[in-house]
Context: one part of a larger RNA
RNA sequence: CUCUGGUUAAGGAACUCGGCAAAAUAGAUCCGUAACUUCGGGAGAAGGAUCGCCCUUGAUCGUGACGAGGCAUGCCCUCCGAGCGGUUGGGGGCCGCAGUGAAAGGGCCCUACCGACUGUUUACCAAAAACACAGGUCUCUGCGAACACGGAAGUGGAAGUAUAGGGGCUGACACCUGCCCAGUGCCGGAAGGUUAAGAGGAGAGGUUAGGCGCAAGCCGAAGCUUUGAAUCGAAGCCCCGGUGAACGGCGGCCGUAACUAUAACGGUCCUAAGGUAGCGAAAUUCCUUGUCGGGUAAGUUCCGACCCGCACGAAAGGUGUAACGAGUGGGGCACUGUCUCAACCAGAGACUCG
Numbered sequence: 001c002u003c004u005g006g007u008u009a010a011g012g013a014a015c016u017c018g019g020c021a022a023a024a025u026a027g028a029u030c031c032g033u034a035a036c037u038u039c040g041g042g043a044g045a046a047g048g049a050u051c052g053c054c055c056u057u058g059a060u061c062g063u064g065a066c067g068a069g070g071c072a073u074g075c076c077c078u079c080c081g082a083g084c085g086g087u088u089g090g091g092g093g094c095c096g097c098a099g100u101g102a103a104a105g106g107g108c109c110c111u112a113c114c115g116a117c118u119g120u121u122u123a124c125c126a127a128a129a130a131c132a133c134a135g136g137u138c139u140c141u142g143c144g145a146a147c148a149c150g151g152a153a154g155u156g157g158a159a160g161u162a163u164a165g166g167g168g169c170u171g172a173c174a175c176c177u178g179c180c181c182a183g184u185g186c187c188g189g190a191a192g193g194u195u196a197a198g199a200g201g202a203g204a205g206g207u208u209a210g211g212c213g214c215a216a217g218c219c220g221a222a223g224c225u226u227u228g229a230a231u232c233g234a235a236g237c238c239c240c241g242g243u244g245a246a247c248g249g250c251g252g253c254c255g256u257a258a259c260u261a262u263a264a265c266g267g268u269c270c271u272a273a274g275g276u277a278g279c280g281a282a283a284u285u286c287c288u289u290g291u292c293g294g295g296u297a298a299g300u301u302c303c304g305a306c307c308c309g310c311a312c313g314a315a316a317g318g319u320g321u322a323a324c325g326a327g328u329g330g331g332g333c334a335c336u337g338u339c340u341c342a343a344c345c346a347g348a349g350a351c352u353c354g
Base pairs, nucleotide, nucleotide: 001349002348003347004346005345006344007343008342010340011339014338019335027051028050029049030048031047036041038172052094053093054092055091056090057089058088059087060086061085062084063083067079068078069077070076071074095099107333108332109331110330111329112328113327114325115324119131120130135170136169137168138167139166140165141164147156148155149154173320174319175318176317178250179249180248183247184246185243186242187241188240189239192238193237194236198232199231203227204226205225206224207223210219211218212217251269252268253267254266255265278312279309290306291305292304293303294302
C1' cells in the first nucleotide's frame, strides 16, 4: 500500500451524476393511525407505550390424583377438585450501564412520470415505461371450417362447431373515442368499355392429277399442308357504390372592436376533409435554463400554472385513476467515515529473509 472486518471527537450528504456504499430501522403485546379509494384497500400507514428476576393475591383454560355416588360392572359414567402446566390482571420488592441484555428479525414520509395488477424477457453487460395479460374491437371461418405443416397420403385446428376456432390492432377500470372514402386496400355490384386460351373459319400461300404451249414456262380441281379476318369467348381492370377500432390524412393569406393590444367577426385561395373533446415547454418544446408561481440562502432538475403544440390528440387509442413496482425524476425525516479529514485496531495479502 491492497483486500475483508471493527471503532471514532465535532459536524451530519458539505461527498457524488446520484446517499453509490455504509449506518439506521427491526421481535412481541397494547394504544393509535391521514389523504385518497374500485370500499377490498391504503395499514405493520405514520406515531407512541411496555418487555428481566423474586414474593404475594386474583381471573381463566387445560390436565386431573385422592375421595364420593350411579348401574348397563366397563381401560364405564357423574360430582368434588389437590397437584401440575399455559395465558393474564392487581400489589410489593431486587439488581445492573443496559431486562426483545445473545442470534435472527421492516427505515419511513410527501410528490410527479410510465405501466393497471401477479407474471415474462436479452442463458454470459439491459428486468424495464419492453413482452404477456384479463377486458375491448375489427375481420375471416357453416365444418372434409378458416388457417398451419406436408410432394401426397395425412396431421394439427378438434375427438372442438360461431357463447367455437384462426388472424390483426388495442390493453384492468372510469369518462370517451370527433371530421375526411379523393388515393390505396377490402367488401358489394353488374349495364357498358377492354380482354386470354378456346370455338370459328372469310380469305391467302405451298404442293399437283390434269390442261395449254415448239420451248422456257403458265393455269390449276380434289386431297394434303402453312397461315388466317370477322364473330362468339370469363375473371380481372376500367366503371358504379359501400367501408376508418382498414393503409392513411386532418390548410394558407389578408383585414377588422372608441388607448393600445388582441380578434368573437369578415374577405379570399386551395382541399377528400382541414385536428372536435381532452391534454400540452410533455418519456413529445428546436428557440429554451420560455414566462409566472412554489420549494432552496442559492434550483438547466422538480412541482403548479400559462399556451407562442419547431413537430400532442383520440384503440400505432385520448384523458383520468385506487392498488401494485428490485421501474424513472424531485423533496423531506431518521441515520451515518460518503464527506470536512483523517486516525486506530484485527485478520489475509503485498514486501524482506529463509